[in-house]
């Protein structure tokens, strides 16, 4: 990096330090943070339970990842119907686990 597989409308920072401009995957549109310092890094804190590990089919730990505004913020492509603040479904992302 690329392949399979499963999972997302829940959960968790008004911390400290560093940084200084955009930032929320990319592209169009829309929304919305952000010099009252954002996105980032490191440091505590915390979630959550995929893989672990005790047990043994309830359930518990938290070793290894992950995550801590917004539904993966929303829409884009296909289809459906009651025709809309609409459902489904794919696409691409995102994270685990296996494999190459």
């Nucleotide at each position: 990096u690329c392949c399979u597989u499963a999972u997302a409308a829940a959960g968790a920072g008004u911390c400290g330090g560093g940084g200084g401009a955009g930032g929320a995957a990319a592209c169009u549109g829309g929304u919305c943070c952000u010099a009252a310092g954002a996105u980032c890094c490191c440091g505590c804190a915390g979630c959550a339970a995929c893989c672990u590990c005790u047990a043994c089919u309830a359930a518990g730990a938290a070793g290894g990842u992950g995550c801590u505004c917004a539904g993966u913020c929303c829409a884009g492509c296909a289809g459906g119907c009651u025709u809309g603040u609409u459902c489904u479904g794919a696409a691409a992302g995102a994270u685990a686990a296996g494999g190459a």
SAM riboswitch aptamer (S box leader) from Halobacillus mangrovi, 100 nucleotides, folded computationally. Its mean pLDDT, the model's own confidence on a scale to 100, is 83. The sequence is in RNAcentral, with records from Ribocentre.